[in-house]
Predicted 3D model of a 1396-nucleotide RNA (small-subunit ribosomal RNA) from an uncultured bacterium. Model confidence (mean pLDDT): 83 of 100.

RNA sequence: UAGAGUUUGAUCCUGGCUCAGGAUGAACGCUAGCGAUAGGCCUUACACAUGCAAGUCGAGGGGCAGCACAUGACGUAGCAAUACAGAUGGUGGCGACCGGCGCACGGGUGAGUAACACGUAUCUAACCUUCCCCUUACUUGGGCAUAGCCUCUGGAAACGGAGAUUAAUUUCCGAUGUGGUGUACAUUUCGCAUGUUUUGCGCACCAAAGAUUUAUCGGUAAGGGAUGGGGAUGCGCUCCAUUAGGUUGUAGGUAGGGUAAUGGCCUACCUAGCCUAUGAUGGAUAGGGGUUCUGAGAGGAAGGUCCCCCACAUUGGAACUGCGACACGGUCCAAACUCCUACGGGAGGCAGCAGUGAGGAAUAUUGGUCAAUGGCCGGAAGGCUGAACCAGCCAAGUAGCGUGCAGGAUGACUGCCUUAUGGGUUGUAAACUGCUUUUUUACGGGAAUAAUUAUGAUCACGUGUGAUUAUUUGCAUGUACCGUAAGAAUAAGGAUCGGCUAACUCCGUGCCAGCAGCCGCGGUAAUACGGAGGAUCCUAGUGUUAUCCGGAUUUAUUGGGUUUAAAGGGAGCGUAGGCGGGAGGUCAAGUCAGCUGUGAAAUGUAUCUGCUUAACGGGUACACUGCAGUUGAAACUGGUUUUCUUGAGUGCGUAAGAGGCAGGCGGAAUUCGUUGUGUAGCGGCGAAAUGCAUAGAUAUACCACAGAACGUCGAUUGCGAAGGCAGCAUACUAAGUUUAUACUGACGCUGAUGCACGAAAGCGUGGGGAUCAAACAGGAUUAGAUACCCUGGUAGUCCACGCCGUAAACUAUGAUUACUCGUUGUUUGCGAUAUACUGUAAGCGACUGCGCGAAAGCAUUAAGUAAUCCACCUGGGGAGUACGUUGGCAACAAUGAAACUCAAAGGAAUUGACGGGGGCCCGCACAAGCGGAGGAACAUGUGGUUUAAUUCGAUGAUACGCGAGGAACCUUACCUGGGCUUAAAUGGGAAGUGACAGUUUUGGAAACAAAAUUUUCUUCGGACACUUUUCAAGGUGCUGCAUGGUUGUCGUCAGCUCGUGCCGUGAGGUGUCGGGUUAAGUCCCAUAACGAGCGCAACCCUUGUCGAUAGUUGCCAGCAUGUAAUGAUGGGGACUCUAUCGAGACUGCCGGUGUAAACCGUGAGGAAGGUGGGGAUGACGUCAAAUCAGCACGGCCCUUACGUCCAGGGCUACACACGUGUUACAAUGGUCGGUACAAUGGGCAGCUACUCAGCGAUGAGAUGCUAAUCUUCAAAACCGAUCUCAGUUCGGAUCGGAGUCUGCAACUCGACUCCGUGAAGCUGGAUUCGCUAGUAAUCGCAUAUCAGCCAUGAUGCGGUGAAUACGUUCCCGGGCCUUGUACACACCGCCCGUCA
Repeated sequence: UAGAGUUUGAUCCUGGCUCAGGAUGAACGCUAGCGAUAGGCCUUACACAUGCAAGUCGAGGGGCAGCACAUGACGUAGCAAUACAGAUGGUGGCGACCGGCGCACGGGUGAGUAACACGUAUCUAACCUUCCCCUUACUUGGGCAUAGCCUCUGGAAACGGAGAUUAAUUUCCGAUGUGGUGUACAUUUCGCAUGUUUUGCGCACCAAAGAUUUAUCGGUAAGGGAUGGGGAUGCGCUCCAUUAGGUUGUAGGUAGGGUAAUGGCCUACCUAGCCUAUGAUGGAUAGGGGUUCUGAGAGGAAGGUCCCCCACAUUGGAACUGCGACACGGUCCAAACUCCUACGGGAGGCAGCAGUGAGGAAUAUUGGUCAAUGGCCGGAAGGCUGAACCAGCCAAGUAGCGUGCAGGAUGACUGCCUUAUGGGUUGUAAACUGCUUUUUUACGGGAAUAAUUAUGAUCACGUGUGAUUAUUUGCAUGUACCGUAAGAAUAAGGAUCGGCUAACUCCGUGCCAGCAGCCGCGGUAAUACGGAGGAUCCUAGUGUUAUCCGGAUUUAUUGGGUUUAAAGGGAGCGUAGGCGGGAGGUCAAGUCAGCUGUGAAAUGUAUCUGCUUAACGGGUACACUGCAGUUGAAACUGGUUUUCUUGAGUGCGUAAGAGGCAGGCGGAAUUCGUUGUGUAGCGGCGAAAUGCAUAGAUAUACCACAGAACGUCGAUUGCGAAGGCAGCAUACUAAGUUUAUACUGACGCUGAUGCACGAAAGCGUGGGGAUCAAACAGGAUUAGAUACCCUGGUAGUCCACGCCGUAAACUAUGAUUACUCGUUGUUUGCGAUAUACUGUAAGCGACUGCGCGAAAGCAUUAAGUAAUCCACCUGGGGAGUACGUUGGCAACAAUGAAACUCAAAGGAAUUGACGGGGGCCCGCACAAGCGGAGGAACAUGUGGUUUAAUUCGAUGAUACGCGAGGAACCUUACCUGGGCUUAAAUGGGAAGUGACAGUUUUGGAAACAAAAUUUUCUUCGGACACUUUUCAAGGUGCUGCAUGGUUGUCGUCAGCUCGUGCCGUGAGGUGUCGGGUUAAGUCCCAUAACGAGCGCAACCCUUGUCGAUAGUUGCCAGCAUGUAAUGAUGGGGACUCUAUCGAGACUGCCGGUGUAAACCGUGAGGAAGGUGGGGAUGACGUCAAAUCAGCACGGCCCUUACGUCCAGGGCUACACACGUGUUACAAUGGUCGGUACAAUGGGCAGCUACUCAGCGAUGAGAUGCUAAUCUUCAAAACCGAUCUCAGUUCGGAUCGGAGUCUGCAACUCGACUCCGUGAAGCUGGAUUCGCUAGUAAUCGCAUAUCAGCCAUGAUGCGGUGAAUACGUUCCCGGGCCUUGUACACACCGCCCGUCA
């Protein structure tokens, strides 16, 4: 020392990307009240107009142009006063000139520079230093010039030339020599060394300048100090090895030159060195430091302002002067550029301060003053000073202040939202009342910064200082500050509001416009776009962009990794290097401690203090983690020395081994060859064909040749460093193991560069060539098949020699050493007499603990615990590519980037889903059967087409006789045409009327319109009705992907979950798995699980048996009455039946098997036996499944229409295609006649007995029944007759005619009846559907809807009543377990290549 988002369905990990923080010489957008403070060309070291930035000294000098003063000569005018002109350096001063000092400072910039440039430390005995301070001694005598001035003169100018004359603190020659320097001799001190110091003595050489106001200021020679510099050295100081060799004054020496001084700094000669993997040389980039930003720190990044150093001054070069320069505002030369010119020639250098142009996203005034601080000159006054101090511009930073404060709820109006007239929010916010006046404006007052200034005077003494006094000096500035007055008066914005990240709603838009830092928003309900309201954050600012650090332990010293995520070199030997066993001595390099010096100031930290506070400034202290010196310590590391044996090695033995290499030998097999036997095929495949074969194959026998490989043994076996090594024996040779022991004495480990080894393929040369076999050819397969399969077949495969140097060269696991629980197998030794067995050493394996690990897993053969060394990694792609270099005959190998692009790529594990993966099991799933569909005609639905409209919906299973359980009108939603607009209905309010309705008439297709007629009640309050108006309407318009509700399907499949516990970092797992069993997650056993819930089962209904109760409308055995006959009647409850309650079935009993659950049995009993049959009942969920047109409902849309009324039409169309059905194709049948037996239901606008009429549909009468009472009721079947295999006495479509019924109305478009007509069709291709028992098949009946009916449909009912199931290989669907996965929208997935 803070994290977050983002890979996944979810998880853990690896790993990148992104965000939140701080900072800036910033820029841009929007906005802006104030003063304080600090800052302001980062780009073109680009070019510069104009002004200023370095002068000063007359107390150095000759002088005197200009100014002032003085004297006023001489002259002119004038009587004079005076005026004009004007001499004189005489004075104040002073242009230009000589001379001195300064101009080497101050100021600017960062181009160059990777360097002793800078930083730090040390040295200089190898050096210099004007001005300043101290000390000592001097300051003497002469001379020659020259500028200026003057005269002449050249040139456009800049600038000169010649002559004459002159001064100095200019310059030259002498004197003196305190001294200094050089040299000879002697003496002495010190130093790491070259060297150096003191003293004495001899010789040689070397000085000076004056000025003046008499106060002083200078000058010369020396010594010392101070200051400033020069030089040398250690250490530190960017990137690239795709820069590996560089160097000839180069490295060193001797001698000389040069310098203030050392030195190849330079020269001559001699030697051949010197630097370099601890990175030379080359290239790229860059001023360095104090410090600044960030960071917990270690670090990383930066070097603007301020301070120190360096370098530079248009570019390049050179020296002069000087204490100091190779000189920003000096000189000379060259170059580029600009300017002037009379064309001959000249001038210039803003990286000084302002300013201009250019460049750029971008950076200020051609300001004031020398008052202060400092600099230069001067004795001083003073002068100069774009240094400096001030002011101006800029929100460009930092800190501070303000834009008001208090009260004020009818919680006002507006706005916005809303469940909507109610509420919420804006919001105490406003209005309003009171208060205050920082700021603002006006007026008035008004500093400090200034003194140890300067000048004059006085005084004191220590004679250059102090004191006193007078006068004088302020740009900023009438500023800061203070006072008075007025009045809330003059002053708020920016960004954001999906998550990260504080803050949410409405409208608009509709994958458009747009947003976006990352993830990502936007395809009609967007908190993500744009606007609005509201909210949040910061605030005179706020956002964006750019850059740096942080977060990032994401380069890991602190502090990472390498089995599978990126990453162990293919393996060994070995150089440098790194690291290294036990004991003793010694040194003190590392290390540790004390002290000393230094580490500039500023900065930082702490504290005190000054500006009203703060920022800012001042004082003090600390820090500056560094470097050097010095004094010690001696454990550890290191050096050195002595010694030891355990590490390592050597020797004598032993056993084992596919270790290597050379030549030799062997048999089996294969192919080929000769010969024989033998005959028609062989061969090959999923099936074939190509191929071989009557010219004799294949097969078979013998012989012979060739080449290659070595069966069995043979094995988690053995050997080897790895690659790798296998028939047998021989020769040569290497390594490891083991036992006892002898010897050496740390000789060791690792190992960059290097060296040698290194499968297969490939290459070169020469052999060899049996097999196999890239390429190639043919045959198949296929949509194609440049493949898989087949027949052939060349390089190659083999040998020798030489290259290549790579592999999933893998244990995906570098080498070495030590330590750390166990079980078990095996190989080779050794020790015990020994084949039991056991111990030990070295290997090769399996399993499992601790520990580790993201997990999988590893686990004494570590991926554990430690140590040493090497190699390698830092998101995915681009790419192991390009370029360069090296190697190679080549193929290629090694080394090895970037642009660009993505937000992931990846590892392990989890749950699902999926698999032409596996195991187990089930289902009319197949099989076994029965009957159908698909062919025909018709009915019906759908598609398509058509149409004014053919309304809409349903579309694999899970749409298609479905919504619709009744389309002629209506229905009706569609089309055409005609009407209405508060509307067809209902309610409320207001006004009016007494009507409206009805009836009649007219127009009309009707709706409707017009007219006529008739015309209320009343308790007088009104009721009722209508008209007008108003508020609410209406919509089968859209969205089933906004929804509720309901439904289909998987599936009546056996599953789906939870609590607690346990396991796992976690997602999750366990339970629910396993062994049995079941229809069933049904039950039993076992079990880190124990229980529970929704499902299963049961409870419910119905049916099958019995009993009890009840007995009408049902029933009738016995008794009685009656009829042609009938429970018709009295009566009865026995029976049937009806409808309520019960019983009964539970594997309960028996036998067998089994631990049990349970199963088996032609078991018993029973009406029924193992869920008795049937129904209702549908878990968690899936399909954005269906439905906005059944209903409800959000949003959107229409409102003289997308609403509503009416008439007619349409939904019924018809080349066609499909689904579902009906009827058939016939004799198990058709037709005719006769005779029987049901159940469920329905019935008053109804069902109808019965009678009559009609061939019939039906009609006319009539009776019963609001129903166990009356009514509606069978057909197949059975008994006869007939038809006799045919398009028929099968089949009935279609059409013609005649009718009946319903209904306002049967044309489009009803059903039924009769007569006639008599189509296709003779059992149906591929394919496909239903069904396991009262089932299929077959037969009829009833009902809903309904006026009628297109019903052959649907829903129910009963009658008759089968066949088959060996079995689970296969098809389909499902369940459980397991396995693989790069899938998770989940295989209708994902994904690769090509083309557009």